Context: one part of a larger RNA
RNA sequence: GCCGGCGAGUUUGGGAUGCUCGCUUGGUUAAGGCCAGUCAAGGCCGAAGCCAAAGGGAAACCGAUUUGGUCUGAAAAGGGCCAAAUUAAGUGGGCAUCCCAAGACCCGAAGCCAGACGAUCUACCCGUGGCCAGGGUGAACUUCACCGAAAGGUGGGGGGAGGCCCGAACCCGUGGGUUUCGCAAAACCUUGGGAUGAGCUGCGGGUAGGAGUGAAAAGCUUAUCGCGUCUGGGAAUAGCUGGUUCUCCCCGAAAUAGCUUUAGGGCUAGCGGACGUUAAUAGCCUCUUGGAGGUAGAGCACUAAUAAGUUGGUAAAGGGCGAAAGCCCAGCCAACUUAUUAAACUCCGAAUUCCAAGAGGUGUUCCGUCUAGUCAGCCCAUGGGGGAUAAGCUCCAUGGACAAGAGGGGAACAACCCAGAUUCCCAGCUAAGGCCCCAAAAUCCCAGCUAAGUAGGAAAGGUAGUAUCUCUCCUAUGACAACUAGGAGGUUGGCUUAGAAGCAGCCAUCCUUUAAAGAGUGCGUAACAGCUCACUAGUCGAGGAGAGAUGCACCGAAACAUUUACGGGUUUAAGCUGGGUGCCGAAGCUGGAAUCUAGGAAGCUUUUUGCUUCCUAGAGGUAGGGGAGCAUUCCAUUCGCGUUGAAGGUCCAUCCGCGAGGAGGACUGGAGCGAAUGGAAGAGAGAAUGCCGGC
Numbered sequence: 001g002c003c004g005g006c007g008a009g010u011u012u013g014g015g016a017u018g019c020u021c022g023c024u025u026g027g028u029u030a031a032g033g034c035c036a037g038u039c040a041a042g043g044c045c046g047a048a049g050c051c052a053a054a055g056g057g058a059a060a061c062c063g064a065u066u067u068g069g070u071c072u073g074a075a076a077a078g079g080g081c082c083a084a085a086u087u088a089a090g091u092g093g094g095c096a097u098c099c100c101a102a103g104a105c106c107c108g109a110a111g112c113c114a115g116a117c118g119a120u121c122u123a124c125c126c127g128u129g130g131c132c133a134g135g136g137u138g139a140a141c142u143u144c145a146c147c148g149a150a151a152g153g154u155g156g157g158g159g160g161a162g163g164c165c166c167g168a169a170c171c172c173g174u175g176g177g178u179u180u181c182g183c184a185a186a187a188c189c190u191u192g193g194g195a196u197g198a199g200c201u202g203c204g205g206g207u208a209g210g211a212g213u214g215a216a217a218a219g220c221u222u223a224u225c226g227c228g229u230c231u232g233g234g235a236a237u238a239g240c241u242g243g244u245u246c247u248c249c250c251c252g253a254a255a256u257a258g259c260u261u262u263a264g265g266g267c268u269a270g271c272g273g274a275c276g277u278u279a280a281u282a283g284c285c286u287c288u289u290g291g292a293g294g295u296a297g298a299g300c301a302c303u304a305a306u307a308a309g310u311u312g313g314u315a316a317a318g319g320g321c322g323a324a325a326g327c328c329c330a331g332c333c334a335a336c337u338u339a340u341u342a343a344a345c346u347c348c349g350a351a352u353u354c355c356a357a358g359a360g361g362u363g364u365u366c367c368g369u370c371u372a373g374u375c376a377g378c379c380c381a382u383g384g385g386g387g388a389u390a391a392g393c394u395c396c397a398u399g400g401a402c403a404a405g406a407g408g409g410g411a412a413c414a415a416c417c418c419a420g421a422u423u424c425c426c427a428g429c430u431a432a433g434g435c436c437c438c439a440a441a442a443u444c445c446c447a448g449c450u451a452a453g454u455a456g457g458a459a460a461g462g463u464a465g466u467a468u469c470u471c472u473c474c475u476a477u478g479a480c481a482a483c484u485a486g487g488a489g490g491u492u493g494g495c496u497u498a499g500a501a502g503c504a505g506c507c508a509u510c511c512u513u514u515a516a517a518g519a520g521u522g523c524g525u526a527a528c529a530g531c532u533c534a535c536u537a538g539u540c541g542a543g544g545a546g547a548g549a550u551g552c553a554c555c556g557a558a559a560c561a562u563u564u565a566c567g568g569g570u571u572u573a574a575g576c577u578g579g580g581u582g583c584c585g586a587a588g589c590u591g592g593a594a595u596c597u598a599g600g601a602a603g604c605u606u607u608u609u610g611c612u613u614c615c616u617a618g619a620g621g622u623a624g625g626g627g628a629g630c631a632u633u634c635c636a637u638u639c640g641c642g643u644u645g646a647a648g649g650u651c652c653a654u655c656c657g658c659g660a661g662g663a664g665g666a667c668u669g670g671a672g673c674g675a676a677u678g679g680a681a682g683a684g685a686g687a688a689u690g691c692c693g694g695c
Stems, first nucleotide, its partner, number of pairs: 001695006011102013026051003032045004055062002068082005105243002108240001112233006123207009132197001134166003137162001141158007170194003175190004209225001211221003246629006256269005270374002272371005282365001283362010297348001298346002303342003307338008318329004377402001379400008407418003422594004427590003433584003436569003442581001444580006455571001461555002465552010482539005488512003493507003518533001522531002595619010630684001632681010648668005654663003
């Protein structure tokens, strides 16, 4: 891992609701007893008690037709609770669902407590034994010689101290490597520390679980230690994780609010399901009418902010003038004019929404009772808050989708677009989206645009791309471009300056000759010179110059992990814009056939109920609710099968059932088994790192 078996809402008591049965002349027995019997089952007694028949009050107490009862109260007041009018009956058993108490759907802790068992490991202690190759150093003390008056000093020898030195045994375990399903649940190799000491070690003994022991690491106390191990309390508890077993049919959520030592849990409400009452002033939708309101927008009349200006006031400090006095300005305040801004501004003010009434539509959706799940939501559109007018961000609101929704489109893609799947059909029509090939359907029609493969990724900004439009100006008295010629004189204007001559800079910018020519447009020089422009004439001979608007293009545009920014091939349309006609295209719609559910009609049937025919509507679905069934084991009653072969097993292309399943047949097997009706459950397996077994 697979296969097989086992494996999870049960039982008891109490309560609530519904259904059903008995009694209702109210209902019912409990313990216990009697009878009978196989321990049983069963039958009959047994009103003690309980519920009901009256309520109100804390109680004493009072006590229901009317003027109702009672409590409060001074009260015939008011109010609370409860009757009656008024149809309302209770009680006991069974079943179903839910709640409470219990292990309470199953498995799962780490832990807590109690009593025992442990010091054969290890810690420390006690008693008694054992062990430490060899080498080195050379303390005290002492002796000899010399010196010294002495104390003593120097030197040689003897001596042999030390938690001394080097280093085996022995003890330890520093660095590295190997090992890491090992040789080993801590080893091996190498390296290393101690090695006469607070040394190592044998044997015997002592101390332990909130306790011991500890040169102290919360170390060690038998591979277990921030409180050992075993057994028990015990099915501890687990708001947590995982798992929770047959079928078909009908309905079908929530991820919100309030409260919560609450936030991944709960309770109540909201939303689901089932059942039921009511049939009108119910609910819902649309329209009309009448209201509520201060958002969007807008506005500046208030509040607050804001730019410029004018007027007035003020102006110690800043600025200007002045010798000063002082004057003027900036500044500040107010009013006004013009122009603005606002979630916490409003002289105004929608749409939508909300409330009520009326009309129309729908047809119980309202309401009541019982009872689930839900309380992590997510994306999209729109209106907002937070953030950065960031986020596949976060928090609200309204709607949609997913969740719990399949199908078609979007290349692929929960949420986008279209559209809500009962089943079948080799039938038809469409939606979104498409119609050259992949690939179903137009190489369809008309008119334009684009040349960028734009299409088929992107902004500010830039641009004699191109198409269309508008306006202004010049032009056969010759435009525009090009070419030829001129482009002069006063003058090198004045100033400045080393110089300043059109051309560093400052000032002025005239006059003359002219067809025209600036006290000079740009290069250039140290300054001149030189080139050029404006301006003029000629040559030429037809349109030219400029501004603006729109469509589609262009630049802006840098990435690697093969090509990879149209799904691809490819396309000059098979791109873009406008118009048109067809077609394709889904589980949508239609047609045909069938099943089921709900409601209705008719007929048959013994009413219920069932059958047949027909009509209308419906049948996506997670959590979850309801209904109807299948299968398993056992029990009761009735009826059957079996050695001429039961159960079980293997196989089947057969039959019945929507299905769970049930028959039938063949082989195997070798002794029990089934059907119908009713009842009771150890009643259905694929998952729980499930348990046991097999391979």